[in-house]
The prediction has a mean pLDDT of 85. Predicted 3D model of a 483-nucleotide part of an RNA (small-subunit ribosomal RNA, 5' domain) from Corbierea pseudopalmata. Lineage of the source: Eukaryota > Viridiplantae > Chlorophyta > Chlorophyceae > Corbierea. A source record names the gene rrs.
Context: one part of a larger RNA
RNA sequence: GGAUGAACGCUGGCGGCAUGCUUAACACAUGCAAGUCGAACGAAGCAUAGCAAUAUGCUGUAGUGGCGCACGGGCGCGUAACACGUAAGAACCUGCCUAUCGGAGGGGGAUAACAUCGGGAAACCUUUGCUAAUACCCCAUAAAGCUGAGGAGUGAAAGGUAAAACACCGCCGAAAGAGGGGCUUGCGGCUGAUUAGCUAGUUGGGGGGGUAAAGGCCUCCCAAGGCCACGAUCAGUAGUUGGUCUGAGAGGACGAUCAACCGCAUUGGGACUGAGACAAGGCCCAAACUCCUACGGGAGGCAGCAGUGAGGAAUUUUCCGCAAUGGGCGAAAGCCUGACGGAGCAAUGCCGCGUGGAGGAAGAAGGAUUGUGGUUCGUAAACUCCUUUUCUCAGGGAAGAAGAUCUGACGGUACCUGAGGAAUAAGCACCGGCUAACUCUGUGCCAGCAGCCGCGGUAAUACAGAGGGUGCAAGCGUUAUCC
Numbered sequence: 001g002g003a004u005g006a007a008c009g010c011u012g013g014c015g016g017c018a019u020g021c022u023u024a025a026c027a028c029a030u031g032c033a034a035g036u037c038g039a040a041c042g043a044a045g046c047a048u049a050g051c052a053a054u055a056u057g058c059u060g061u062a063g064u065g066g067c068g069c070a071c072g073g074g075c076g077c078g079u080a081a082c083a084c085g086u087a088a089g090a091a092c093c094u095g096c097c098u099a100u101c102g103g104a105g106g107g108g109g110a111u112a113a114c115a116u117c118g119g120g121a122a123a124c125c126u127u128u129g130c131u132a133a134u135a136c137c138c139c140a141u142a143a144a145g146c147u148g149a150g151g152a153g154u155g156a157a158a159g160g161u162a163a164a165a166c167a168c169c170g171c172c173g174a175a176a177g178a179g180g181g182g183c184u185u186g187c188g189g190c191u192g193a194u195u196a197g198c199u200a201g202u203u204g205g206g207g208g209g210g211u212a213a214a215g216g217c218c219u220c221c222c223a224a225g226g227c228c229a230c231g232a233u234c235a236g237u238a239g240u241u242g243g244u245c246u247g248a249g250a251g252g253a254c255g256a257u258c259a260a261c262c263g264c265a266u267u268g269g270g271a272c273u274g275a276g277a278c279a280a281g282g283c284c285c286a287a288a289c290u291c292c293u294a295c296g297g298g299a300g301g302c303a304g305c306a307g308u309g310a311g312g313a314a315u316u317u318u319c320c321g322c323a324a325u326g327g328g329c330g331a332a333a334g335c336c337u338g339a340c341g342g343a344g345c346a347a348u349g350c351c352g353c354g355u356g357g358a359g360g361a362a363g364a365a366g367g368a369u370u371g372u373g374g375u376u377c378g379u380a381a382a383c384u385c386c387u388u389u390u391c392u393c394a395g396g397g398a399a400g401a402a403g404a405u406c407u408g409a410c411g412g413u414a415c416c417u418g419a420g421g422a423a424u425a426a427g428c429a430c431c432g433g434c435u436a437a438c439u440c441u442g443u444g445c446c447a448g449c450a451g452c453c454g455c456g457g458u459a460a461u462a463c464a465g466a467g468g469g470u471g472c473a474a475g476c477g478u479u480a481u482c483c
Stems, first nucleotide, its partner, number of pairs: 001483004006479005013353006019346002021311001026309003030306003035067003040064002044059006074264003084188006092181003097177002100174004105139004114129002118125002145154003159169003190236003197227003202224008239261004243254004266287005289300004317343001319342003325339001326337004356386004366377004391420006400410001427472005432453003438467005448455002
């Protein structure tokens, strides 16, 4: 000198764009953050027609069923590791999507809802009975598929809507693609030797098991291997990268925001479901903590968005909207979406603008100084003329909408026009040298200053105040950290 997710002191006009718990992965009141489908299904209510059965239409909570909840959002605890980056590889899986080839025949038994009996403070549990399906099961069929050397064996399906068809949405089998994921390997990137030896599923093989899949992944047997001064093991620290800061570069330091990957969801463990989880707003067990209780028993998990307490030098609103982009479900209309789009707060940063412009004297008053003549603040002010960026008021008023119509949270915002009036707007640090900028007064090794050298003991340009000056400027200084 540059830089910062900064903080502190003094000061503070506006706009645009960004950024905002770096500390306690500490504890959390309250609200919201994941639902959707009636064109899969039965039941219910209402209306109309009908004597009724029933038909049609409407409503919409709960339930069965499907898809989603494995995404999106947060945090960085752990991790020195194939975690990450990069380059390769073979023994794999893949819902939705795209394109292809085939198929969808027949039958069955249940169950929730509902009604009913009962228990419980509650959470909830339970008896009996009834019912549907794209829920569940069986038989048939099997080109290709799977198992098998072969003969052979095995193994599937579901309907709905409807303008009634050559329609649409679905269902089953196979094989392909795309995108996604699992696995293996070479190389690369921290510190310590005041850590030198480490290792028994350890290293390899045979049989078996297991997995979507190779593999000591697991198990039985056999052999005795495997790693290491090119630093094993142990200990400490740490998410990694694209990048960011600095630097002429080489390097050094860092890893906030944004993007990719990984890990985690009060702590520890476990599996279930599923194409995908060993699952932040799912389940089970254990532990700590908090809450309810009729004392028998139950409930909870903000490292989602706001917000509260605590900690701290320190970090925001319990806001608006699904209008846009994107996501889930749905045939669609649409519903949901604290993702997201916006607004609010904070000079936290970067960038831009303004706080007026021109004229105005031997130079007012006043301050400071003085050698008493003067000098300086100083064209500065006053005063005259002008302008209106800003500001206030009034009028008009978007783009962002993709999609013929309709649809805008932001927002009556941006922007445009008119009126008014210099009006609403300057501070902070420094002035001994380094380092741009000097005098007076006070103080008297005191009070104090200080980044280093050093100032102060009666003429202090170094302390304190004043006048003047220098530098930066809506900021200026200080502190901390990096180059």